Description:
The prediction has a mean pLDDT of 82. The RNA shown here (transfer RNA) has 73 nucleotides and comes from Propioniciclava soli. It matches the Rfam family "tRNA". By type it is a transfer RNA. Rfam describes the family as follows. Transfer RNA (tRNA) molecules are approximately 80 nucleotides in length.
[in-house]
RNA sequence: GCCCCCGUAGCCCAAGGGCAGAGGCAGGCGGCUUAAACCCGCCCGAGUGCGGGUUCGAAUCCCGCCGGGGGCA
Numbered sequence: 001g002c003c004c005c006c007g008u009a010g011c012c013c014a015a016g017g018g019c020a021g022a023g024g025c026a027g028g029c030g031g032c033u034u035a036a037a038c039c040c041g042c043c044c045g046a047g048u049g050c051g052g053g054u055u056c057g058a059a060u061c062c063c064g065c066c067g068g069g070g071g072c073a
Stems, first nucleotide, its partner, number of pairs: 001072007010025003018056001027043005049065005
């Protein structure tokens, strides 16, 4: 230098043009317990790396950047 993949919550990770975004861990409250752990119930956070574009509508498609990983030279 070229090619490919990835970037969504504190962490892991879905959503494949149509409810402004599912779930798990972590966290908060309560129950259970002598007290805890385990377990059970309830509750809580993300406008999706940044900037543009297409579209009635974009996490999703297109362009350019930034960051991470891999391959080739």